[in-house]
RNA sequence: CGAGUCCGCCGGGCAGUCGCUGGUUCCUUCAGGGAUCAGAGGAAAGUCCGGACUCCACAGGGCGCAGUGCCGGCUAACGGCCGGGCGCAGUGAUGCGACGGAAAGUGCAACAGAAAGAAACAGCCCGGCAACGGGCAAUGGUGAAAUGGCGAGGUAAGAGCUCACCAGCGCCGCAGAGAUGCGGCGGCUCGGUAAACCCCACUGGGAGCAACGCCAGAAUGCGCAGAUGAGGCGGCCCGCUGAUGCGCAGGUAGGCGGCUGGAGCCCUGCAGUAAUGUAUGGGUCGAGAGAGAUGAUUGCCGCGGGAUGCAGAACCGCAUCCCGGACAGAAUCCGGCUUACAGGCGGACUCGAACA
Numbered sequence: 001c002g003a004g005u006c007c008g009c010c011g012g013g014c015a016g017u018c019g020c021u022g023g024u025u026c027c028u029u030c031a032g033g034g035a036u037c038a039g040a041g042g043a044a045a046g047u048c049c050g051g052a053c054u055c056c057a058c059a060g061g062g063c064g065c066a067g068u069g070c071c072g073g074c075u076a077a078c079g080g081c082c083g084g085g086c087g088c089a090g091u092g093a094u095g096c097g098a099c100g101g102a103a104a105g106u107g108c109a110a111c112a113g114a115a116a117g118a119a120a121c122a123g124c125c126c127g128g129c130a131a132c133g134g135g136c137a138a139u140g141g142u143g144a145a146a147u148g149g150c151g152a153g154g155u156a157a158g159a160g161c162u163c164a165c166c167a168g169c170g171c172c173g174c175a176g177a178g179a180u181g182c183g184g185c186g187g188c189u190c191g192g193u194a195a196a197c198c199c200c201a202c203u204g205g206g207a208g209c210a211a212c213g214c215c216a217g218a219a220u221g222c223g224c225a226g227a228u229g230a231g232g233c234g235g236c237c238c239g240c241u242g243a244u245g246c247g248c249a250g251g252u253a254g255g256c257g258g259c260u261g262g263a264g265c266c267c268u269g270c271a272g273u274a275a276u277g278u279a280u281g282g283g284u285c286g287a288g289a290g291a292g293a294u295g296a297u298u299g300c301c302g303c304g305g306g307a308u309g310c311a312g313a314a315c316c317g318c319a320u321c322c323c324g325g326a327c328a329g330a331a332u333c334c335g336g337c338u339u340a341c342a343g344g345c346g347g348a349c350u351c352g353a354a355c356a
Base pairs, nucleotide, nucleotide: 001352002351003350004349005348006347007346008345009344010343012301013300014299015298016297017296018295020039021038022037023036024035025034026033027032041327045338046337048336049335050334051333052332053208054207055206056205065204066203067202068201069200070084071083072082073081074080085099086097087096088095089094100199101198105197106196107193108192121140122139123136124135125134126133127132148166149165151163152162153161167189169186170185171184172183173182174181175180212257213256214255215254220249221248222247223246224245225244231241232240233239264284265283266282267281268279269278270277271276303324304323305322306321307320308319309318310317
């Protein structure tokens, strides 16, 4: 310099005008008005997983259903994250993997093929003139897959029939916390498929902030009093008036709470490979609407691209003009995953070439 892999981050800036929501404060004729401050995201998205919180249900046991599935750790929890093992891909940095069980049972396997499970089509060997009988699975053919692979011995021909190596299974030893790895021994092999039913292990009660709690107009229900006068006319009497008045209940409209200061965020130190934890360290407060505010517009600067001109060997630079600026909008909150995204920045590592 070129080609890549992984991790982290930003995702325009500053002002002006007109609006919207909220906090504080002042004025007020109580309807509002003024000042000032604050006002979307890395994904606010999909609503997929996990929790906090709230209400409902709940003796104990079983069946069923759903999810998860190598090992160790982290965490409030998780199907997430970190580290490790194994398999596959890549020259590599790295990436991907529902990665328990097919020797409990059931099912499935298009086409081709004789046969898709304990097989014999073409063949090979022995006997026989032949028909045929017997033996075999090395060779050929079909297929995604055909009863371990390959070589030697052996045989009538063959065959784990025997042997070496390799794969698989079991046992033993060593290493490791474990997944697992390495070595030895054994009988020789039991086909594939479980995000097919199923078996094994573990986990799981339901609904969700339009949850839920408080106040409660009108109307309704119940009770009490009332023309032998309830209630009203500022407390009492007189007087006037004349049919409703009072209490309780549930809870609708409506209002308030829940509501945003919290498993908070940033920096630093310490422990740990890391995820993460911790501080008796420092700093900081960053939307809270309720059918839902956070919008529109103008100027300057910055960023990316293009055209023209100047200068120049070239990269580059300067000036003018034009175009572009993504994905996307909080709704109780938090931890994740997944998906979308113009343009840009930083770090670590790998491969290749050249130079020193």